[in-house]
RNA sequence: GCCGGCGUAGCUCAGUCUGGGAGAGCGGCGGGCUGUUAACCCGUCGGUCGGAGGUUCAAAUCCUCCCGCCGGCG
Numbered sequence: 001g002c003c004g005g006c007g008u009a010g011c012u013c014a015g016u017c018u019g020g021g022a023g024a025g026c027g028g029c030g031g032g033c034u035g036u037u038a039a040c041c042c043g044u045c046g047g048u049c050g051g052a053g054g055u056u057c058a059a060a061u062c063c064u065c066c067c068g069c070c071g072g073c074g
Base pairs, nucleotide, nucleotide: 001073002072003071004070005069006068007067010026011025012024013023020057027045028044029043030042031041032040050066051065052064053063054062
């Protein structure tokens, strides 16, 4: 230098192909239960969807450029 994959909640990830409600598990906080802890149950807290621009009534999702990480080729 070229090619591919990935980037979404504190962590691990789904959702992207086929545009329309941002989600799951773990976790934090509060409560219940218990002699206590753990486990279990209930409630609750969670986000510039890596950045910028474009298309569109509408973008995590489509297009362009850029940044970071991983892998391959040279």

Model confidence (mean pLDDT): 83 of 100. The RNA shown here (transfer RNA) has 74 nucleotides and comes from a Nitrososphaeria archaeon. RNAcentral records the identical sequence in 3 taxa. The sequence is in RNAcentral, with records from ENA. Lineage of the source: Archaea > Thermoproteati > Nitrososphaerota > Nitrososphaeria. Its Rfam family is "tRNA". Rfam links the family to the GO term triplet codon-amino acid adaptor activity. By type it is a transfer RNA.